[in-house]
RNA sequence: GACUAAGAUUGAGGUGCAGUGAUUAUCAGUAAUUAUAGUGAGCUAGCUGGCAAUGAACUAUAAUAAAAGGGAUUACUGCCGAAAUUUCGUAGCGGUUAGCAGCUGGGCGAAGUUGGGUCUGGGCUGAAUAAGCACAGGACUGCCACUAAAGUAGUGGAGUGCUAUCUUAAUC
Numbered sequence: 001g002a003c004u005a006a007g008a009u010u011g012a013g014g015u016g017c018a019g020u021g022a023u024u025a026u027c028a029g030u031a032a033u034u035a036u037a038g039u040g041a042g043c044u045a046g047c048u049g050g051c052a053a054u055g056a057a058c059u060a061u062a063a064u065a066a067a068a069g070g071g072a073u074u075a076c077u078g079c080c081g082a083a084a085u086u087u088c089g090u091a092g093c094g095g096u097u098a099g100c101a102g103c104u105g106g107g108c109g110a111a112g113u114u115g116g117g118u119c120u121g122g123g124c125u126g127a128a129u130a131a132g133c134a135c136a137g138g139a140c141u142g143c144c145a146c147u148a149a150a151g152u153a154g155u156g157g158a159g160u161g162c163u164a165u166c167u168u169a170a171u172c
Stems, first nucleotide, its partner, number of pairs: 001172002004169006011162001014080001016079009032064007042051003046100003083114008093105004115141002118138004123133003143157006
């Protein structure tokens, strides 16, 4: 000096990823409450319990009138397995309820899958044709390897990757 392996740091992909706050459309003139009228025995998701002829449930009219989740814009913050998702485990974690159950939402840990955004399709969630998630497919794009006629194109691969630098060790 070259090359291989391990460790550490560094940086890139762009409609890049995620979080928090503010404003705002939708949700919705819906739920709920009150009043009047009709009607006349049930209502509460499963259980206990509770309410109800001093009128349940339902219908009509009128008045008042939301919220959560998801979206958009904008500002700030953290970043490039950013992050998302699946399975399992965990703690008397949160929400819903009068309580339990059920349902649902996160935190932490382990293992796996996905380079990235986008479009199309049906599926699930959702009030929704918005948006999200997984799956399948299309073109695009960044990285690496190989090939070539070296302009760039083609083929293939995966982020436990790639670029750059440093340290240690082995080999030449």
Predicted 3D model of a 172-nucleotide RNA (Lysine riboswitch aptamer) from Halonatronum saccharophilum DSM 13868.
The organism belongs to Halonatronum saccharophilum, within Bacteria.
Model confidence (mean pLDDT): 79 of 100.
The sequence was found by an Rfam model in a public genome assembly.
Its Rfam family is "Lysine riboswitch aptamer". Rfam links the family to the GO term lysine biosynthetic process.